[in-house]
RNA sequence: AGAACGAAAGGGCAAAGCUGGCGAAACGCUACGAGGCAAAGCCACGGGUGUACAGCCGAAAGGCCGUGAUCGCCGGGUUGCAGAU
Numbered sequence: 001a002g003a004a005c006g007a008a009a010g011g012g013c014a015a016a017g018c019u020g021g022c023g024a025a026a027c028g029c030u031a032c033g034a035g036g037c038a039a040a041g042c043c044a045c046g047g048g049u050g051u052a053c054a055g056c057c058g059a060a061a062g063g064c065c066g067u068g069a070u071c072g073c074c075g076g077g078u079u080g081c082a083g084a085u
Base pairs, nucleotide, nucleotide: 005083012037013036017032020029041078042077043076045075046074047073048070049069055064056063057062
């Protein structure tokens, strides 16, 4: 110096719910909240999943469809705190 591992200490993030507002919706943002997380930091690259305004099909019910979403679904990439072992 690097890799594995992550005790103790110092901390970090914020599920469900819910406040407000945005959106067609999913979701995300915000205040409260804290089930959990050692990457639950970041990236939509691959897969999965959810939603479907508009568009297409259908007599209708509905179905298909991503350019939108999810990194706290998985993989991958990338950047990090911790020195007990």
c-di-GMP-I riboswitch aptamer from a Desulfobacterales bacterium, 85 nucleotides, folded computationally. It matches the Rfam family "c-di-GMP-I riboswitch aptamer". Rfam links the family to the GO term cyclic-di-GMP binding. Taxonomically the source falls in Desulfobacterales (Bacteria, Pseudomonadati, Thermodesulfobacteriota, Desulfobacteria).